Molecule: glmS glucosamine-6-phosphate activated ribozyme aptamer
Organism: Candidatus Harrysmithiimonas galli
RNA sequence: AAUCAUAAAAAAGCGCCAGUGCUUUUACAUUUGUAAAAGCAGACGAGGUGGAGGAAGAUCGAAUUUUCGGCGGAUGCCUCCUAGCUGCGCAUCUCAGCUAUAAAGAACUUUUACAAAACGGAAGAGUGAUUUUUCGGACAAAGAGGGUUUUAGAUGCACA
Numbered sequence: 001a002a003u004c005a006u007a008a009a010a011a012a013g014c015g016c017c018a019g020u021g022c023u024u025u026u027a028c029a030u031u032u033g034u035a036a037a038a039g040c041a042g043a044c045g046a047g048g049u050g051g052a053g054g055a056a057g058a059u060c061g062a063a064u065u066u067u068c069g070g071c072g073g074a075u076g077c078c079u080c081c082u083a084g085c086u087g088c089g090c091a092u093c094u095c096a097g098c099u100a101u102a103a104a105g106a107a108c109u110u111u112u113a114c115a116a117a118a119c120g121g122a123a124g125a126g127u128g129a130u131u132u133u134u135c136g137g138a139c140a141a142a143g144a145g146g147g148u149u150u151u152a153g154a155u156g157c158a159c160a
Base pairs, nucleotide, nucleotide: 014072015071016070017069019068020041021040022039023038024037025036026035027034028033044061045060046059050081051080052079053078054077082100083099084098085097086096087095089157090156091155092154093153094152104151105150106149107148108147109146110145111144112143119136120135121134122133123132124131125130
């Protein structure tokens, strides 16, 4: 290093830390500095997965300005495929889009909607930087569901 076995833990604002900042100790300095060692920080919730491939900073707002910077990943995006749905009665075709248990575009309305952190307290851990749990009062948007209105072409049938 590889392989095998056992045990525990384990994800999508998710995981990690070498830039950066901060803390402690020691040594040297004496312009609160330098070096080494050991540590700390490094995204708050809502929402989101048919399959294959591709590229690669992949939705929404809150807070704050380290939620900085970097690496990896990810339910996002593009193309194709499978099976389906919609386009104001039915069927077929074209065209346009959509869905992966649901399903066309646009406008209006309503529900989801009492978000969490930040903030203010309390109880712990640590020499410290910091960190764990808990209490209190708030404040979103997107997306999704319901309703109303409106919106393709050709052919045939039905109705009038």